Predicted 3D model of a 719-nucleotide part of an RNA (large-subunit ribosomal RNA, domain II) from Gordonia mangrovi.
Context: one part of a larger RNA
RNA sequence: GCCUGCGAGUUAGUGCUCGGUGGCGAGGUUAACCCGUGUGGGGUAGCCGUAGCGAAAGCGAGUCUGAAUAGGGCGUGGAGUCGCCGGGUCUAGACCCGAAGCGGAGUGAUCUACCCAUGGCCAGGGUGAAGCGUCGGUAAGACGUCGUGGAGGCCCGAACCCACUUCAGUUGAAAAUGGAGGGGAUGAGUUGUGGGUAGGGGUGAAAGGCCAAUCAAACUCCGUGAUAGCUGGUUCUCCCCGAAAUGCAUUUAGGUGCAGCGUGGUGUGUUUCUUACUGGAGGUAGAGCUACUGGAUGGCCGAUGGGCCCUACUAGGUUACUGACGUCAGCCAAACUCCGAAUGCCGGUAAGUGAGAGCACUGCAGUGAGACUGCGGGCGAUAAGGUUCGUAGUCGAGAGGGAAACAGCCCAGAUCGCCGGCUAAGGCCCCUAAGCGUGUACUAAGUGGAAAAGGAUGUGGGGUCGCGAAGACAACCAGGAGGUUGGCUUAGAAGCAGCCACCCUUGAAAGAGUGCGUAAUAGCUCACUGGUCAAGUGAUCCUGCGCCGACAAUGUAGCGGGGCUCAAGUACACCGCCGAAGCCGCGGCACUCCACCAUGACAUCCACAGUCGUCUACGGAUGGCUGUGUAGUGGGUGGGGUGGGUAGGGGAGCGUCCUGCAUCCGUGGAAGCGCCCGUGUGAACGAGGUGUGGAGGGUGUGGGAGUGAGAAUGCAGGC
Numbered sequence: 001g002c003c004u005g006c007g008a009g010u011u012a013g014u015g016c017u018c019g020g021u022g023g024c025g026a027g028g029u030u031a032a033c034c035c036g037u038g039u040g041g042g043g044u045a046g047c048c049g050u051a052g053c054g055a056a057a058g059c060g061a062g063u064c065u066g067a068a069u070a071g072g073g074c075g076u077g078g079a080g081u082c083g084c085c086g087g088g089u090c091u092a093g094a095c096c097c098g099a100a101g102c103g104g105a106g107u108g109a110u111c112u113a114c115c116c117a118u119g120g121c122c123a124g125g126g127u128g129a130a131g132c133g134u135c136g137g138u139a140a141g142a143c144g145u146c147g148u149g150g151a152g153g154c155c156c157g158a159a160c161c162c163a164c165u166u167c168a169g170u171u172g173a174a175a176a177u178g179g180a181g182g183g184g185a186u187g188a189g190u191u192g193u194g195g196g197u198a199g200g201g202g203u204g205a206a207a208g209g210c211c212a213a214u215c216a217a218a219c220u221c222c223g224u225g226a227u228a229g230c231u232g233g234u235u236c237u238c239c240c241c242g243a244a245a246u247g248c249a250u251u252u253a254g255g256u257g258c259a260g261c262g263u264g265g266u267g268u269g270u271u272u273c274u275u276a277c278u279g280g281a282g283g284u285a286g287a288g289c290u291a292c293u294g295g296a297u298g299g300c301c302g303a304u305g306g307g308c309c310c311u312a313c314u315a316g317g318u319u320a321c322u323g324a325c326g327u328c329a330g331c332c333a334a335a336c337u338c339c340g341a342a343u344g345c346c347g348g349u350a351a352g353u354g355a356g357a358g359c360a361c362u363g364c365a366g367u368g369a370g371a372c373u374g375c376g377g378g379c380g381a382u383a384a385g386g387u388u389c390g391u392a393g394u395c396g397a398g399a400g401g402g403a404a405a406c407a408g409c410c411c412a413g414a415u416c417g418c419c420g421g422c423u424a425a426g427g428c429c430c431c432u433a434a435g436c437g438u439g440u441a442c443u444a445a446g447u448g449g450a451a452a453a454g455g456a457u458g459u460g461g462g463g464u465c466g467c468g469a470a471g472a473c474a475a476c477c478a479g480g481a482g483g484u485u486g487g488c489u490u491a492g493a494a495g496c497a498g499c500c501a502c503c504c505u506u507g508a509a510a511g512a513g514u515g516c517g518u519a520a521u522a523g524c525u526c527a528c529u530g531g532u533c534a535a536g537u538g539a540u541c542c543u544g545c546g547c548c549g550a551c552a553a554u555g556u557a558g559c560g561g562g563g564c565u566c567a568a569g570u571a572c573a574c575c576g577c578c579g580a581a582g583c584c585g586c587g588g589c590a591c592u593c594c595a596c597c598a599u600g601a602c603a604u605c606c607a608c609a610g611u612c613g614u615c616u617a618c619g620g621a622u623g624g625c626u627g628u629g630u631a632g633u634g635g636g637u638g639g640g641g642u643g644g645g646u647a648g649g650g651g652a653g654c655g656u657c658c659u660g661c662a663u664c665c666g667u668g669g670a671a672g673c674g675c676c677c678g679u680g681u682g683a684a685c686g687a688g689g690u691g692u693g694g695a696g697g698g699u700g701u702g703g704g705a706g707u708g709a710g711a712a713u714g715c716a717g718g719c
Base pairs, nucleotide, nucleotide: 001719002718003717004716005715006714011092012091013090015089016088017087018086019085020084021083022082023081024080027048028047029046033042034041035040052059053058062074063073064072065071095233096232098230102223103222104221105220106219107218113197114196115195116194117193118192119191120190121189122187124156125155126154127152131148132147133146135144136143160184161183162182164181165180166179167178168177199215201211202210203209236653237652238651239650240649241648246259247258248257249256250255260367261366262364263363264362265361266360267359268358271357273352274351275350276349277348278347279346280345286339287337288336293333294332295331297329298328299327300326305321306319307318308317309316370395371394372393373392374391375390376389377388378387379386400411401410402409415588416587417586418585420584421583422582426578427577428576429562430561431560435575437574438573439572440571441570442569448564454548455547458545459544460543461542462541463540464539465538466537467536475532476531477530478529479528481505482504483503486500487499488498511526515524516523589643590642591641592640593639594638595637596636597635606629607628608627609626610625611624612623613622614621615620654708656705657704658703659702660701661700662699663698664697665696672692673691674690675689676688677686678685679684
């Protein structure tokens, strides 16, 4: 890992509550227990209901508050109660598995830590302390020499002990090892045997180390099914509806309570929603500001203040300073408003809609992590697949078609079947269903098929203003002069470093000079003019489509690909077609509504008539029986609508085991198992067939559950 089996909402309480159903009913009912063996009889203690209000005394269809005969609160106009079944809840382990842990009682020092007692072990080699001796030396010493001697947590190095490095090993040969090196090796050495210290305790040359492969509190059993707002898992089918990820609060934030949103029941019966008209409230967008509060630019004016002059004081004069107020012009504002929409919101009237609309009460929930996209904002950097609100949509819980692929984008909401049709978004050259469709333009960049500031005689369209057969624009030929080298400055400054001025003359025209150039001149050139030529030539604005700007890592790789250029690109207009689970057609199923038909049995309810009974405040109230009628449920026919779905609510069923009653099958072959066939929407089923098997089994209708497996790193076994 696979297979088989096992594996999770149970049980109890004369608890609480709601629903269904049944008995009795202003009543209902027994518990323990007794007689006793019939699912019998008794047992009236108790409980619930029949009256409430008040803290209570208490009063009572009222009562409390209160001074109140006021107002207000809670009550009053009779339905309960006891069984059974079901939904939920409470208390219990309470759907199942899962902690780390806490406490109690015990077991451990055969591992290991330290200690005690008693024993063992340490090849060989080296060094050569003290002491002692000889000799020298001295007054005697000290001291020296040579011997002797054999000390040391001394040296080298086996056994032994350790474990520093590295390689291997890492489902190992081994739950700590092997190889090669390494350290200690007479010592604080090492080791045998026996013994001691015990769990908040021991022991520790101290690492929170070690205390039996377990240690920041050992192990075993018990409390114990500890607790787990956490994770995982939770087993058959079909049908109907169908959420939330929000608000408030929370030692609260991944939990919970109440509300919101879902579902079932009962009631109400259009109250819902949409549109039109109409009546309202409002201060957003926009706009505005000598309409306020603030901000803020320039001009005019110029108070005040400062400077300077004058001055004994008072004053006075002046000012390229300051700049209030005022004024002119142009602006800004979420916390400005003289103004002020569109939407939206709240009413009224009318029409439409008739829906899984609205509302009320009640049973049962789930949700309370949301995500993206468009629009309106805040925060951020007018960053983020960012964050936080509002609003709408989609996903969530939504399949199908499109966007190559792609929860949140576009189209569109899947009951089932069909080898039928029409469309949506999006498409129609090939891959690939349908047009290399039509008309008129544009693009040359593969732009299309990524990007900015900025740049450019790309090219199309439109406008405005010039010049032009009295000859423009471009090109070519010629002129482009004189006063004068203008004045100043300067070493120089002559059109051309700089400053000032910018005149006059001749002329067709020619600047006191457009640029290059020189040290300064010179030289070239331009403006300007004539000629040649001959018909358009410039400037500027708006606009369509393009160009440059444009650099990344496996391989083209920024059209899905091929490939595309009067497109298969772009713009406008038009005609067709394709295209989905949308819509239509035909048929089937389910739910729901309406209409019609049918009918007898049952049950309930209502109305009427008759009859009987009970109570009575004599108005009446209520119950039983009989008859008639109406409506509803279950049947049939026809028609309309509806049927995506997670959490979740509701409904209807299938199957397993046991059992009551009834009935049936079986050695002439039960169950089980294999295969085939058939039936049902499905769980499943067949009293069909056949083989195997060899003794029990089925059907109908009730009852009761250890009742359904694919998941829980589930458990056991097998492979």
The coordinates come from a structure-prediction model, not an experiment, and the mean pLDDT is 82. The full RNA is in RNAcentral, with records from ENA and Rfam. It matches the Rfam family "Bacterial large subunit ribosomal RNA". Its family is annotated with ribosome and structural constituent of ribosome in the Gene Ontology.